[in-house]
RNA sequence: ACGAAGGGCGCGGGAGAGAGCCGGUGGGGAGUGGGGGAGCUACCGUACCGGCCGCCGAAGGUGAAAAGUCCGGGUGGCGAUAGCCGCCGGGGACCGAAUCUCUCAGGCAAAAGGACCGCGCACCGGAG
Repeated sequence: ACGAAGGGCGCGGGAGAGAGCCGGUGGGGAGUGGGGGAGCUACCGUACCGGCCGCCGAAGGUGAAAAGUCCGGGUGGCGAUAGCCGCCGGGGACCGAAUCUCUCAGGCAAAAGGACCGCGCACCGGAG
């Protein structure tokens, strides 16, 4: 000097599961009201709050398989002692992955989010 993994930013793709039930409040639509207004109303749709049941797994998080490390047990050999080498049994502890698991969190019309994948970048990084 070049520059990988990984990260950051941008764009694109991206699944699953009740637009659940009950109650309250507010707004909108519709109806009633001589016209209009106030009020009222079975209804339609929606937002928020509370309660209840069912479900999903791909933000995040939890758990731990084999292998490995350490401790200790049994046993054989070597050695003057300290100790060294090998074998047996997972006895204990630690570590240990996922799209697996749990469903804590989150989610169950659309929107948002979304593991992961692709492309791009004048950014971070710095394996070789």